[in-house]
Context: one part of a larger RNA
RNA sequence: GAACGAACGUUAGCGGCGUGGAUUAGGCAUGCAAGUCGAACGAAUCCCAGUGGGGGUACUCUGCUGGGGGAAGUGGCGAAAGGGGCAGUAAGGCGUGGGUAACCUACCUCGGGGACUGGGAUAGCCGUCCUAACGGACGGGUAAUACCGGGCGAUCUGACGGGGAGGCAUCUUCCUAUCAGGAAAUGAGUUUCGCCUCGAGAGGGGCCCACGUGGUAUUAGCUUGUUGGUGGGGUAACGGCCCACCAAGGCCAAGAUGCCUAGCAGGUGUGAGAGCACGACCUGCGCCACUGGCACUGUGACACUGGCCAGACUCCUACGGGAGGCUGCAGUCGAGGAUCUUCGGCAAUGGGCGCAAGCCUGACCGAGCGACGCCGCGUGUGCGAUGAAGGCCUUCGGGUUGUAAAGCACUGUCGAGGGGGACGAAAGCCGCAAGGCUUGACCGAUCCCUGGAGGAAGCACGGGCUAAGUUCGUGCCAGCAGCCGCGGUAAGACGAACCGUGCGAACGUUGUUC
Numbered sequence: 001g002a003a004c005g006a007a008c009g010u011u012a013g014c015g016g017c018g019u020g021g022a023u024u025a026g027g028c029a030u031g032c033a034a035g036u037c038g039a040a041c042g043a044a045u046c047c048c049a050g051u052g053g054g055g056g057u058a059c060u061c062u063g064c065u066g067g068g069g070g071a072a073g074u075g076g077c078g079a080a081a082g083g084g085g086c087a088g089u090a091a092g093g094c095g096u097g098g099g100u101a102a103c104c105u106a107c108c109u110c111g112g113g114g115a116c117u118g119g120g121a122u123a124g125c126c127g128u129c130c131u132a133a134c135g136g137a138c139g140g141g142u143a144a145u146a147c148c149g150g151g152c153g154a155u156c157u158g159a160c161g162g163g164g165a166g167g168c169a170u171c172u173u174c175c176u177a178u179c180a181g182g183a184a185a186u187g188a189g190u191u192u193c194g195c196c197u198c199g200a201g202a203g204g205g206g207c208c209c210a211c212g213u214g215g216u217a218u219u220a221g222c223u224u225g226u227u228g229g230u231g232g233g234g235u236a237a238c239g240g241c242c243c244a245c246c247a248a249g250g251c252c253a254a255g256a257u258g259c260c261u262a263g264c265a266g267g268u269g270u271g272a273g274a275g276c277a278c279g280a281c282c283u284g285c286g287c288c289a290c291u292g293g294c295a296c297u298g299u300g301a302c303a304c305u306g307g308c309c310a311g312a313c314u315c316c317u318a319c320g321g322g323a324g325g326c327u328g329c330a331g332u333c334g335a336g337g338a339u340c341u342u343c344g345g346c347a348a349u350g351g352g353c354g355c356a357a358g359c360c361u362g363a364c365c366g367a368g369c370g371a372c373g374c375c376g377c378g379u380g381u382g383c384g385a386u387g388a389a390g391g392c393c394u395u396c397g398g399g400u401u402g403u404a405a406a407g408c409a410c411u412g413u414c415g416a417g418g419g420g421g422a423c424g425a426a427a428g429c430c431g432c433a434a435g436g437c438u439u440g441a442c443c444g445a446u447c448c449c450u451g452g453a454g455g456a457a458g459c460a461c462g463g464g465c466u467a468a469g470u471u472c473g474u475g476c477c478a479g480c481a482g483c484c485g486c487g488g489u490a491a492g493a494c495g496a497a498c499c500g501u502g503c504g505a506a507c508g509u510u511g512u513u514c
Stems, first nucleotide, its partner, number of pairs: 001514004006510005013377006019370002026333003030330003035077003040074002046068010084288003093213008103205003108201007116150004125140006156181004161176006187193002214260003221251003226248008263285004267278004290311005313324004341367001343366003349363001350361004380410004390401004414455001423444002428437003458503005463484003469498005479486002
């Protein structure tokens, strides 16, 4: 000098864009953060229309049919995304480049083929009962795109074969005979949306290899599923991943093993560069979700707002037993030098569900708070000497503050007040089309009018480094200080005043990096 997720002191007018719990991965009150589909399903209840019956003729009760709507429930899809944090991890991570003759892929796109026929339950519901609660038991009974069986059966799978082509090998690929296995929901319906299966694609993922990716030798030896083989199990898949048996291997001074530290990268800061330091915000990857362990479901999890077990903690209790997990958005306590609103909206972008209308979305878009950062603007402009008054200095002549003020003439940015409503909006629905219909938000800026110099300047420094000095006070005291050093009676270095210098809505100090 530059930089910062900064803090502290003094000061403070406005706006734009950013940015804001770095410490206790400490504990959390409250609200919200993941639902949706009636075009899968039965039924309660409600509304409308029609109709039968009873009482009754104002009206009401009840049954049936059709339509609408539909809490809870079954079922489907989603909940593995999005959002947060960086504890752990020095390699099961990350970065770069390869491999998979060792693999998977719901939804989406394209292409081929297909969907025959039966059945039994169960939730909801009704009844009885237990419990303070959370919840639960028994009996009855009902539906499906829920579940199960039979049939057909593919270019699918498996087995033993035959033939062609390819590969370094285990093998790969194509054609073919036989045997075995083996799917579906024709559901609603006008279109259309769905179901099963095969193939391809797109996008996504799993696994493997090489190289690179901290400190410490005042850590020198480490290892028994350890290293390899055979066979098997398991997986979507290779593999000591797991198991039985066999062999005795494997790693290491090019640093094994141990210990300490740490998420990695794109990048960021600085620097002429080489380098050094860092990894906030944003993006990619990884990991975590009170602590430890485990599996279930599923295309996908060993699953932040799913489940089970154990532990610590908190809460409820009728003492028998139960409930919970903010490292989501706000907010609170604590600790700390220190870090915000318990805001508005789904209008946009995106996501989930749905044919759609639409619903949900603390993602997101906006607003709020903080000079925390960067950038921009303003606090007025021109003229104005008898160089006013006052202050300070003085050799008492004067000098300086100083065109500064006053005064005169102007301007109207910003703020305050009032008005205005372009743009951010394209979609969506209906229709064969032409075209028609409806919604359109939170919020904000631009812009226009009125008004009137009014509302808007400080901070640090002045011995040298280093731009800028005089007077008074103090008297090695009080104090200053980044280094050198100032202060013991004329201190340009302490304190004050005046004056000056630098920067300016900031200026200094401290911390940290280069």
Source information
This is a predicted structure of a 514-nucleotide part of an RNA (small-subunit ribosomal RNA, 5' domain) from an uncultured bacterium. The RNAcentral record of the full RNA draws on Greengenes.